[in-house]
RNA sequence: UUGCUAGGGGAGCUGAAAAGCUGAGAAGGAUUAAAAACCUGACCCUUGGAACCUGACACGGUUAAUGCCGGCGUAGGAAAGCGGAU
Repeated sequence: UUGCUAGGGGAGCUGAAAAGCUGAGAAGGAUUAAAAACCUGACCCUUGGAACCUGACACGGUUAAUGCCGGCGUAGGAAAGCGGAU
């Protein structure tokens, strides 16, 4: 760096709608009074682990607004095996 198999994860903000913002990803289906749980797909991540969760309805900044940005973070957790190439 790549393949196979297996596993983990989230899907926010504004708007009546169209659409817009950030992001790798903001999707589709089904159910419901409305949600959540559920199914499928894409995407990201798998211990050399900031994918993701908790702390956090917190702190600073910014924005039309939002985990939008930063710190927090030498905090606590978090899902792996077997091959190929260089």